[in-house]
Context: one part of a larger RNA
RNA sequence: GAUGAACGCUGGCGGCAUGCCUAAGACAUGCAAGUCGAACGAGGUGGCCCAUUGAAGUCUGAGUGCUUGCACAAAGAUGGAUUUGGAUUUUCCACCUAGUGGCAAACGGGUGAGUAACACGUGGGUUACCUGCCUCUAAGUUGGGGAUAACAACUGGAAACGGUUGAUAAUACCGAAUGUGCUCUACGGAGUAAAGAAGCCCUUAAAGCUUCGCUUAGAGAUGGGCCUGCGGCGUAUUAGUUAGUUGGUGGGGUAAUGGCCUACCAAGACAGCGAUGCGUAGCCGAACUGAGAGGUUGAUCGGCCACAUUGGGACUGAGACACGGCCCAAACUCCUACGGGAGGCAGCAGUAGGGAAUCUUCCACAAUGGGCGAAAGCCUGAUGGAGCAACGCCGCGUGGGUGAAGAAGGUCUUCGGAUCGUAAAACCCUGUUGUUAGAGAAGAAAGUGCGUGAGAGUAACUGUUCACGUUUCGACGGUAUCUAACCAGAAAGCCACGGCUAACUACGUGCCAGCAGCCGCGGUAAUACGUAGGUGGCAAGCGUUAUCC
Numbered sequence: 001g002a003u004g005a006a007c008g009c010u011g012g013c014g015g016c017a018u019g020c021c022u023a024a025g026a027c028a029u030g031c032a033a034g035u036c037g038a039a040c041g042a043g044g045u046g047g048c049c050c051a052u053u054g055a056a057g058u059c060u061g062a063g064u065g066c067u068u069g070c071a072c073a074a075a076g077a078u079g080g081a082u083u084u085g086g087a088u089u090u091u092c093c094a095c096c097u098a099g100u101g102g103c104a105a106a107c108g109g110g111u112g113a114g115u116a117a118c119a120c121g122u123g124g125g126u127u128a129c130c131u132g133c134c135u136c137u138a139a140g141u142u143g144g145g146g147a148u149a150a151c152a153a154c155u156g157g158a159a160a161c162g163g164u165u166g167a168u169a170a171u172a173c174c175g176a177a178u179g180u181g182c183u184c185u186a187c188g189g190a191g192u193a194a195a196g197a198a199g200c201c202c203u204u205a206a207a208g209c210u211u212c213g214c215u216u217a218g219a220g221a222u223g224g225g226c227c228u229g230c231g232g233c234g235u236a237u238u239a240g241u242u243a244g245u246u247g248g249u250g251g252g253g254u255a256a257u258g259g260c261c262u263a264c265c266a267a268g269a270c271a272g273c274g275a276u277g278c279g280u281a282g283c284c285g286a287a288c289u290g291a292g293a294g295g296u297u298g299a300u301c302g303g304c305c306a307c308a309u310u311g312g313g314a315c316u317g318a319g320a321c322a323c324g325g326c327c328c329a330a331a332c333u334c335c336u337a338c339g340g341g342a343g344g345c346a347g348c349a350g351u352a353g354g355g356a357a358u359c360u361u362c363c364a365c366a367a368u369g370g371g372c373g374a375a376a377g378c379c380u381g382a383u384g385g386a387g388c389a390a391c392g393c394c395g396c397g398u399g400g401g402u403g404a405a406g407a408a409g410g411u412c413u414u415c416g417g418a419u420c421g422u423a424a425a426a427c428c429c430u431g432u433u434g435u436u437a438g439a440g441a442a443g444a445a446a447g448u449g450c451g452u453g454a455g456a457g458u459a460a461c462u463g464u465u466c467a468c469g470u471u472u473c474g475a476c477g478g479u480a481u482c483u484a485a486c487c488a489g490a491a492a493g494c495c496a497c498g499g500c501u502a503a504c505u506a507c508g509u510g511c512c513a514g515c516a517g518c519c520g521c522g523g524u525a526a527u528a529c530g531u532a533g534g535u536g537g538c539a540a541g542c543g544u545u546a547u548c549c
Base pairs, nucleotide, nucleotide: 001548002547003546005545006544007543008542009541012396013395014394015393016392018389019388020354026351027350029349030348031347034103035102036101039100040099042097043096044095045094046093047092049086050085051084057078058077059076063072064071065070066069110307111306112305120231121230122229123228124227125226126225129224130223134220135219136218137217138216139215140214141213142176144174145173151166152165153164154163155162156161181192182191183190184189196212197211198210199209200208233279234278235277240270241269242268245267246266247265248264249263250262251261252260282304283303284302285301286297287296288295289294309330310329311328312327313326332343333342334341335340360386362385363384364383368382369380370379371378372377399429400428401427402426409420410419411418412417433490434486435485436484437483438482439481443476447472449470450469451468452467453466454465455464493538494537495536496535497534498519499518500517504533505532506531507530508529514521515520
């Protein structure tokens, strides 16, 4: 000098950061991954429909009061809010619900247990590879079929969860056709796809158009897989290690190379330039320190890796051997009708435990970003914010000026005085902060809806793109900030004073009590212990402890 710090004493405010380093030990509760009805069939509710009820309002105005032009107003017409009942047979619209289906869930978020390794960093290779969504290019999107969930009936089980039968739809599933292409090829040939939806036009249908999809192939972009040179810990009181071991051939497997796996053959391979073993450890950009060289560290932020109670395994998928998916085994916890089931906070809060020690069971999707969707939108403990903590850094304040009778009081004293000390009081100011009241943001850009106009395109429309006008949306927050009024009022401590080391006297104690980083103080005048006065240093902090340079 530094710290993710802790402890002791003290503590006014603001800004920005940071906050389980220990038990990768255990977890109550809530939330953290959904979305699409413009893929699909159902179920329900409401509207539209019929009858009933008829409010407010509007029109006309018999009459009344009289100030003769103003009020009040029966009856009637219109109007349809609302109430009740029905029909839901058909069509249409809106919403809700579970299911089939698609995409996402492999991202984002957490932790550092393992790992001394191509894990990481850096430079290369891949003629040995993959890549959903996205962009571009070329071609296509024809014609059929059988199921199944939801649902209904019956039924098993305490529950979790099922079983049988009967129907039904699709962008779910399966044949056929076609083959621009692609794959294999003995160059004869063989194999290989697809799905529709919404809108416009139209009396309807057909046809057509637009948009979003779907299929095949190629290219790109992005993201990854694999291989490799070099680099970065300790220990020789670890010297030999290795049988799929090292290499070859055939085969298998993979997106792909390879003992990655397997059969056979050969006997190799590594090592004093440290193999093997043991210990420790996530790596880096960086951070701290230092003139630098170097040393130490790897919290927050960013990149990579690994893990998700422990161990193993695959499935789905473009991508996982998958934190909030599945299966098996194990430990633990919970439910049970004892037959059987359920669970996984190293997500955000929070709990007990461990510990010297580390926060709210908060607000919002307004912004940024992500998922789904044509969009509106929905979801988002990512994120944006607020809360707690002097844990850190930075800034501000606790007043300013004048003021000698050098007051009172304290302390010391040679009793003359000295000192606290312009310090206080007193007078004159200021209002940062504070209190009260008022005004009050930026962060909002885009997008959506409506309207107008234009460009390209089309037979025309829809749609699309652009411009303009308008509309809507702020968690923080009535916060920041500004203005006015009021009051010196509400805001200073901690450590040290023998030398190192800035700062001294008195009393008490008497090798006691105690101090101490080192040297060392204390045994009757202690500047070193304790207290008081004074002084020095730093200051909303100051000291101590721990660790690094």